[in-house]
Molecule: Bacterial RNase P class A
Organism: Hydrogenophaga sp.
RNA sequence: GGAGCGCGCCAGACCGCCGCUGGUGCAAGGCCCGAAAGGGCGCACUGGAGGAACGUCCGGACUGCACAGGACAGCGUAGGAGGUAACACCUCUCCACCGAUCAGCCAGCCGGGUUCGCCCGGCGGGCCCUAAGGUGAGGAUCAGAGCAACAGAGACGAGCCGAUUCAGUUCGGGUGAAACGGGCAAUCUCUACGCGCAGCAAUACCAAAUAGGCCAGCGUUGAUGUGGUUCCGCGGAGCUGGCGGGUAGGUAGCAUCGAGCCGCUUGGGUGACCGGCGGCCCAGAGGAAUGGCGGUCACGGUCGGGGCAACCCGGCCGCACAGAAUCCGGCUUAUCGGCGCGCUUCACAC
Numbered sequence: 001g002g003a004g005c006g007c008g009c010c011a012g013a014c015c016g017c018c019g020c021u022g023g024u025g026c027a028a029g030g031c032c033c034g035a036a037a038g039g040g041c042g043c044a045c046u047g048g049a050g051g052a053a054c055g056u057c058c059g060g061a062c063u064g065c066a067c068a069g070g071a072c073a074g075c076g077u078a079g080g081a082g083g084u085a086a087c088a089c090c091u092c093u094c095c096a097c098c099g100a101u102c103a104g105c106c107a108g109c110c111g112g113g114u115u116c117g118c119c120c121g122g123c124g125g126g127c128c129c130u131a132a133g134g135u136g137a138g139g140a141u142c143a144g145a146g147c148a149a150c151a152g153a154g155a156c157g158a159g160c161c162g163a164u165u166c167a168g169u170u171c172g173g174g175u176g177a178a179a180c181g182g183g184c185a186a187u188c189u190c191u192a193c194g195c196g197c198a199g200c201a202a203u204a205c206c207a208a209a210u211a212g213g214c215c216a217g218c219g220u221u222g223a224u225g226u227g228g229u230u231c232c233g234c235g236g237a238g239c240u241g242g243c244g245g246g247u248a249g250g251u252a253g254c255a256u257c258g259a260g261c262c263g264c265u266u267g268g269g270u271g272a273c274c275g276g277c278g279g280c281c282c283a284g285a286g287g288a289a290u291g292g293c294g295g296u297c298a299c300g301g302u303c304g305g306g307g308c309a310a311c312c313c314g315g316c317c318g319c320a321c322a323g324a325a326u327c328c329g330g331c332u333u334a335u336c337g338g339c340g341c342g343c344u345u346c347a348c349a350c
Stems, first nucleotide, its partner, number of pairs: 001346010012297007020048007030041004050321001055331001057330005062199004074195005079093005094138001095136004104127003108123006139190002144188002146184002160173004203252004213243006225234004258281001260280006267274002299318008
């Protein structure tokens, strides 16, 4: 340098103005909404999306309900060993397959030469062995069932055709992936192992109006209500108080102490990972904040001008995929562009 692979990082920067939202302090109080529970309003300081927050596919935490033990059903997993809170994830390893260049083999085309046998050069193609690396739903088809396109007489039951022999006794047969011995379990099935069911709209607490329920008292000897008001009428079955459950609404769950993040490690391990030391506290709403405008500089594209050139100046456009919603570990999918590291192999140079 050619060819082929693997891994990691970033995801524009800064300034000004105006906003949104969490926390802390001032802080005692005041005002507003609400029946209450509770919530909001000021100022200062400070925190405020991602590598996938996506999908909601897998596994957990957490919460409620259920739960003697066992079996069946259902669902899931599948070489071996390990990691982990757990997993269908990850690591190492075995097996099978794929896998570039070079080399080898095969046939072809083009050009040149030829003693007509071939030889030389070039071009693209196919096959094959593989590297780094990649892929694998990789238990079982001597338990049972099922399936097999086209071709072929016949496709899972053994037979068919031709020849042959005492004798289905022996030999041969085209097609096809497969013809009598096999294949497929990503068809059912069997084996081993695992799994209780729901999910934060979980769940817990506070708690209206209205309706209904229970209890007590008063009431047809006329209550409550209503028209005039010492009293007289109208009217005719409820009225008052308390308790309890659920709903609207509110609060917690919920965001800081953990499967936490970052760095170092001459600690263990091939590795996933585990351990040790030091430092840090890191978004959080409930129609749902994390933004808008302006400027400067990056980055990419394009146009114009200048310059021998490297390049310089100016204009315009673009700057991805996408956005937390109880939390965490994975997997899958999307992604403009940029940076870095490593591995295999071939050729050349030193």